[in-house]
Molecule: THF (Tetrahydrofolate) riboswitch aptamer
Organism: Clostridiales bacterium
C1' cells in the first nucleotide's frame, strides 16, 4: 500500500411487563432543537418540543346502576431481553499478504 474483520443511531421477529380503548399513543404536515461505530463529521435515517390536519374495536363476568375489579380482544400502542439486519466520508483499532 492492498485485502478482510470488529464496532452506531436504528429496523424486523419472538417472548415478557405495561398503557389506552371515557382515545392517549402510533402515523402525516410545518417550524424549532438534540443525539448518533474508537475520534471527527454528517442526513435522505433516529429522538424531543410546539402547532395543524386526520383518526379507532370492542365485548363478557361481577355489581342494584355507575365507578372500581377481573377476563378475552383491539391499537400500523410504550419499554426491556434475545436473535437477525445495520452509518456514506476521513482518521483510528484488529488480522492477513
Nucleotide at each position: 500500500u492492498g485485502c478482510a474483520g470488529a464496532g452506531u443511531a436504528g429496523g424486523a421477529a419472538u417472548g415478557g411487563u405495561g398503557c389506552g380503548u371515557a382515545a392517549a399513543g402510533u402515523g402525516u404536515c410545518a417550524g424549532g432543537g438534540g443525539a448518533u461505530g474508537g475520534g471527527a463529521g454528517g442526513u435522505u435515517g433516529c429522538c424531543c418540543c410546539u402547532g395543524a390536519a386526520c383518526g379507532a374495536a370492542a365485548g363478557g363476568c361481577u355489581u342494584u346502576c355507575a365507578c372500581a375489579g377481573c377476563c378475552u380482544g383491539c391499537g400500523g400502542u410504550a419499554c426491556c431481553c434475545u436473535u437477525c439486519c445495520g452509518c456514506a466520508u476521513c482518521c483510528g483499532c484488529u488480522g492477513c499478504c